RNA sequence: CGCUUAUCAAGAAAGGCUGAGGGACAUGGCCCGAUGACGCCUUGACAACCUGCUUCAGUUGCCCCGGCAACUGAUGAGUAAGGUGCCAAUUCCAUCCCCGACAUACCACGUUGGGGCCAGAUAAGUC
Numbered sequence: 001c002g003c004u005u006a007u008c009a010a011g012a013a014a015g016g017c018u019g020a021g022g023g024a025c026a027u028g029g030c031c032c033g034a035u036g037a038c039g040c041c042u043u044g045a046c047a048a049c050c051u052g053c054u055u056c057a058g059u060u061g062c063c064c065c066g067g068c069a070a071c072u073g074a075u076g077a078g079u080a081a082g083g084u085g086c087c088a089a090u091u092c093c094a095u096c097c098c099c100g101a102c103a104u105a106c107c108a109c110g111u112u113g114g115g116g117c118c119a120g121a122u123a124a125g126u127c
Stems, first nucleotide, its partner, number of pairs: 002126007013043005021032003026095004044087001046085001049083003052079004056073008091119001096116007
């Protein structure tokens, strides 16, 4: 880099350095930004994907018969030690397709609500 699966409407900032753009890419919109954004570092938090630990339930096994161990739990409950992630706005919104409403003589365009695809992000796994 590619592939598979899951999730993406919730949540969570201080200090230091730097100094002009930034919000993935393109276009449009809308925002953030010299009251210092973005980025980097430190610390702290948030979350619970993987792991660990505690506990609950079930099954199986062992023995000294009441305990121990292993396994299972599509989604049992908890914790936050380890591996990641994350800490403006829904992944900021739209773009392509479908459905509805408004408008229109009708269609398209437009406005608006919803769903899906694509793309992207993160985790776990895999060649």
Predicted 3D model of a 127-nucleotide RNA (SAM riboswitch aptamer (S box leader)) from an uncultured Chitinophagaceae bacterium.